[in-house]
């Protein structure tokens, strides 16, 4: 310089004038000051929790998630660090339990897809051809996938049948690691897979429902029908009161267990009809933000110090001019420190690198708006930039 | 906000559960019938399965993330 990879920043800012929303103060009923007013994703709603209520509080089942190990975090499916496999030349990226508890599938093709014979190879039948029996599973075809490789004994041809060494696997150990793995020793012919984002089996997590939660006021009209069912016991001032048994309703699937309401008509439960869709509160100070220092590969975490920044309800935050220049960059210029070249003879002229200060000029027009908050993840995005790291070329 | 659904040929559905050449219907062409023409009958072409990725040997189907359409929700008696 030039190609990749991986990270991070900003994406507005100041004035005037007009035009809104909240807060605070003054006056007093409408006006005045002054303060503050969208985002890195406010989105998708794909996790997780705050917090509120069912509810005074529960256990089992069923159902859903999550999955290698170690950490952080309130917590998580999220972030950080490692292990292992696969891609890639590298930097980097991608994935992650379990196929011996059992169950299912693996279409077509092909001889054959969970225990096999189409071509071939050897024998025998009389034998050149066919054909017919017996062996065979090295070789070949088919296919995503077909009895582990090489050498060799060995046979009638072969074959883990045997034997050596290698790779996979089981079993018993040693070292290293907090582990997930690695790594070596000995022994076993034990060599027939795949798929679990197919049920399934293991761990470990989960109570639901969600600001349209919940709570408060005020207004206002109109209820009707069915369904439903103790001839018990005790006490008793005869109104009841307890128990026991039925019936209903919540625990948001279902059981157990419980609370709560009721008892000859209830409670409710369902159907039909009415009325209100009004106003307050939840509504913003938080697992909050900046900055420093200290601890940790780090993600983070601990101490300090500062600061407080919409809270709307049909839903505000905006128009216009004008000028910076935000996070940065930069052609050039000057000044210093080190190192060096060339002339000269000791001082002038260049060069590289570093530090400081000046600088013309470039610099958003992309994507898109809060509606209870916060912590991820996903998406989408014109521009302006910045770090690191791998590779390649070239000069010194 | 919050919960639930759909998306396949020109249109209107099936097929997903249990992954193995993508299908009915109607309309479109063409032929056959008929003086025509409808109606029947026999033939025929037409599909990125909303979109990208994944998993598998193999995806309309099983994972994930996007688009885009539809549906419902609150109080008093």
């Nucleotide at each position: 310089g030039a190609g990749g990879u991986c990270g991070a920043u900003c994406g507005g800012g100041c004035a005037a004038c007009c035009g809104c929303g909240g807060g605070c103060g003054g006056c007093g009923u409408g006006c005045c000051g002054u303060c503050c007013g969208a985002g890195g994703a406010a989105a998708g709603u794909c996790c997780g929790c705050g917090c509120u209520c069912c509810a005074g509080a529960g256990a089992g089942c069923a159902c859903a998630g999550u999955g290698c190990c170690g950490g952080g975090u309130a917590a998580c499916g999220c972030c950080c660090g490692g292990g292992c496999g696969g891609g890639g030349a590298a930097a980097c990226c991608c994935g992650u339990g379990g196929a011996c508890a059992g169950g299912a599938c693996c279409a077509c093709a092909g001889a054959g897809a969970a225990a096999a014979a189409c071509c071939g190879c050897c024998c025998u039948g009389a034998u050149u051809u066919c054909c017919a029996g017996g062996g065979u599973a090295a070789g070949g075809c088919u296919g995503a996938a077909a009895a582990g490789g090489u050498g060799g004994u060995g046979u009638a041809a072969g074959a883990g049948a045997c034997c050596a060494c290698c790779g996979g696997c089981g079993c018993a150990g040693g070292c290293a690691g907090c582990a997930a793995u690695g790594u070596u020793u000995g022994c076993g012919g034990c060599c027939a897979g795949g798929c679990a984002a197919c049920c399934c089996c293991c761990a470990c997590u989960g109570g639901g429902a969600g600001c349209a939660a919940a709570g408060c006021c005020a207004a206002g009209c109109a209820g009707g029908a069915a369904c439903g069912g103790g001839u018990c016991c005790c006490g008793u001032u005869c109104g009841c009161g307890g128990g026991c048994c039925g019936g209903g309703g919540g625990c948001u699937g279902c059981u157990c267990g419980u609370c709560c309401c009721u008892g000859a008509u209830a409670a409710g439960u369902u159907c039909c009809g009415g009325g209100u869709a009004g106003g307050c509160u939840g509504c913003u100070u938080g697992a909050g933000c900046a900055u420093c220092a200290c601890g940790g590969c780090g993600a983070c975490g601990u101490g300090a110090u500062g600061c407080c920044u919409a809270g709307a309800u049909a839903g505000a935050u905006g128009g216009u001019u004008g000028c910076c220049g935000a996070a940065g960059g930069a052609a050039g210029c000057u000044g210093c420190u080190u190192c060096u070249g060339u002339u000269c003879u000791g001082a002038a002229c260049g060069g590289a690198u570093g530090c400081a200060g000046c600088g013309a000029c470039c610099g958003u027009g992309a994507c898109a708006g809060a509606a209870c908050g916060c912590g991820g993840c996903u998406u989408a995005c014109a521009g302006a930039u910045c770090g690191a790291c791998c590779u390649c070329c070239a000069u010194g | 906000c919050g919960g639930g659904g759909u998306g396949u040929a020109g249109c209107g559905c099936a097929g997903u559960u249990u992954g193995g050449c993508a299908g009915c219907g109607c309309a479109c062409c063409g032929c056959g019938u008929u003086u025509g023409g409808g109606a029947c009958g026999c033939g025929g072409g037409g599909g990125u399965c909303g979109g990208c990725g994944g998993u598998u040997c193999a995806a309309a189907u099983c994972c994930g993330c996007c688009c885009a359409c539809c549906c419902c929700g609150a109080c008093c008696a």
About this RNA:
Predicted 3D model of RNase P RNA and transfer RNA as a complex of 473 nucleotides. It holds a member of the Rfam family "Bacterial RNase P class A". Gene Ontology terms of the family: tRNA processing, ribonuclease P activity and dimeric ribonuclease P complex. Rfam describes the family as follows. Ribonuclease P (RNase P) is a ubiquitous endoribonuclease, found in archaea, bacteria and eukarya as well as chloroplasts and mitochondria. By type it is a ribozyme.